[in-house]
Context: one part of a larger RNA
RNA sequence: GGGCGAACGCUGGCGGCGGGCCUAACACAUGCAAGUCGUACGCGGGGUUCUCCUUCGGGAGAACUGCCGAGUGGCGAACGGGUGAGUAACGCGUAGGUAACCUGCCCUCGAGUGGGGGAUAACCCCGGGAAACCGGGGCUAAUACCGCAUAUUGUCCCGGGACCGCAUGGCCUCGGGAUGAAAGCCCUUCGGGGCGCUCGAGGAUGGGCCUGCGUCGGAUUAGCUAGUUGGUGGGGUAACGGCCCACCAAGGCGACGAUCCGUAGCUGGUCUGAGAGGACGGCCAGCCACACUGGCACUGAGACACGGGCCAGACUCCUACGGGAGGCAGCAGUGGGGAAUCUUGGGCAAUGGGCGAAAGCCUGACCCAGCCACGCCGCGUGGAGGAUGAAGCCCUUCGGGGUGUAAACUCCUUUUCUGGGGGAAGAAAUCCCGACAUUGGUCGGGACUGACGGUACCCCAGGAAUAAGCGCCGGCUAACUCCGUGCCAGCAGCCGCGGUAAUACGGAGGGCGCAAGCGUUGCCC
Numbered sequence: 001g002g003g004c005g006a007a008c009g010c011u012g013g014c015g016g017c018g019g020g021c022c023u024a025a026c027a028c029a030u031g032c033a034a035g036u037c038g039u040a041c042g043c044g045g046g047g048u049u050c051u052c053c054u055u056c057g058g059g060a061g062a063a064c065u066g067c068c069g070a071g072u073g074g075c076g077a078a079c080g081g082g083u084g085a086g087u088a089a090c091g092c093g094u095a096g097g098u099a100a101c102c103u104g105c106c107c108u109c110g111a112g113u114g115g116g117g118g119a120u121a122a123c124c125c126c127g128g129g130a131a132a133c134c135g136g137g138g139c140u141a142a143u144a145c146c147g148c149a150u151a152u153u154g155u156c157c158c159g160g161g162a163c164c165g166c167a168u169g170g171c172c173u174c175g176g177g178a179u180g181a182a183a184g185c186c187c188u189u190c191g192g193g194g195c196g197c198u199c200g201a202g203g204a205u206g207g208g209c210c211u212g213c214g215u216c217g218g219a220u221u222a223g224c225u226a227g228u229u230g231g232u233g234g235g236g237u238a239a240c241g242g243c244c245c246a247c248c249a250a251g252g253c254g255a256c257g258a259u260c261c262g263u264a265g266c267u268g269g270u271c272u273g274a275g276a277g278g279a280c281g282g283c284c285a286g287c288c289a290c291a292c293u294g295g296c297a298c299u300g301a302g303a304c305a306c307g308g309g310c311c312a313g314a315c316u317c318c319u320a321c322g323g324g325a326g327g328c329a330g331c332a333g334u335g336g337g338g339a340a341u342c343u344u345g346g347g348c349a350a351u352g353g354g355c356g357a358a359a360g361c362c363u364g365a366c367c368c369a370g371c372c373a374c375g376c377c378g379c380g381u382g383g384a385g386g387a388u389g390a391a392g393c394c395c396u397u398c399g400g401g402g403u404g405u406a407a408a409c410u411c412c413u414u415u416u417c418u419g420g421g422g423g424a425a426g427a428a429a430u431c432c433c434g435a436c437a438u439u440g441g442u443c444g445g446g447a448c449u450g451a452c453g454g455u456a457c458c459c460c461a462g463g464a465a466u467a468a469g470c471g472c473c474g475g476c477u478a479a480c481u482c483c484g485u486g487c488c489a490g491c492a493g494c495c496g497c498g499g500u501a502a503u504a505c506g507g508a509g510g511g512c513g514c515a516a517g518c519g520u521u522g523c524c525c
Stems, first nucleotide, its partner, number of pairs: 001525004006521005013379006019372002021337001026335003030332003035075003040072002043069003046065008082290003091215008101207002106203008114148001116146002123138006154179008163170002184195004216262003223253003228250008265287004269280004292313005315326004343369001345368003351365001352363004382412004392403004417462006426452001431446006469514005474495003480509005490497002
């Protein structure tokens, strides 16, 4: 000198764009943050229409209707959002490998969607419990569940052939045997159309695993290792593997730093620097890890699963004392810790996501608004004229000098401000109609939709009107005098000032520097 997620002191007009618990991965009241589908299914309630009965109060039945409720079922809940505790590791980065693998929804292609069965929740009845909830009996549906048939091809076995490779081997094809599926719903002009379902092949996307190289400090840590290192056989997995197991062998690592200890999420990048380098990893983006602490599996295409489950532990809460409930490192918010870090806001209008044929529903992702000079950038606090130069204040050698064109005063302007008026872009799709395509849409027309917000912006009126501070002035270092004080009170980054004329302390006048900021502290180069 530059930099900062800053803090502190004094001060503070406006706007734009960003940023905002670095400490206790401390504990959390309350609300919200993941649902959706009635075009998968059965009930209950409501509504409408019709029929019957009626004591005229109403009752019963049928049809239609997702309008409401819980339930079965499907998809989602593994994304999105948070945090940095742990981790020195194939965790990350980079370059590769997988002839050792998986991939729901999506796209392309091929083949199929036949015929049966038994249950169960909801509901009703009974019972237990303070509650959380639970048990028994009975009825019922399905795109829920289970057999059977069929099998292009898939898998396994046997046999033959072609091609390829870096070993194990890969791939194609022919014949034979065995084995493995499925679900319906809506519309219909009854021709069919749409959404699905099953098997197989390929693609795309996303992942798993493996490898070379790179990745902090300590040797005042020098030896470490028993599933340890390898083999055989097996188990397990989507898959290789000592991943796990039995047996066998005795190996494996280490001064090219093993092991141990400390510290730390890694990267794109950021800051600094001429560079080399050094330091850092907040916001944004990629990867990883974690979700009260530890462990475990279930479901599933995907989890060992933040707002799922089980067990154990600590803590908090309820209890009828038998037993139960909970997990903000989601958004806001509270207590606490701290030098220190925000609203218990608005909206799904846009973008994106989940579900749905769609309408639409959900979305503290997101888009906005609020608070904070925390940062960067921009603007303003007026412009021109105005005296050998008012007053006040300061200095003085008492002549004068300084503040100083500064003020007053005159003319002008109106950014900003106040009042009034106008007033956006962000929003064209989804949808409806029509035309053309029928490989999923394209085009034309129409209608609806804005949280921010009556905001930005524009116009008119008014009036200099609403707006300047902070640090410093001994040398380094730009800026000097007076008074007070008297080694006192005090200053100080270093050198050093102060003991009676202090440009170094305190005040004043003046000056220098920066400016809605200026200084101080901390940290990095």
About this RNA:
Small-subunit ribosomal RNA, 5' domain from Rhodothermus sp., 525 nucleotides, folded computationally. It was read from a public genome assembly.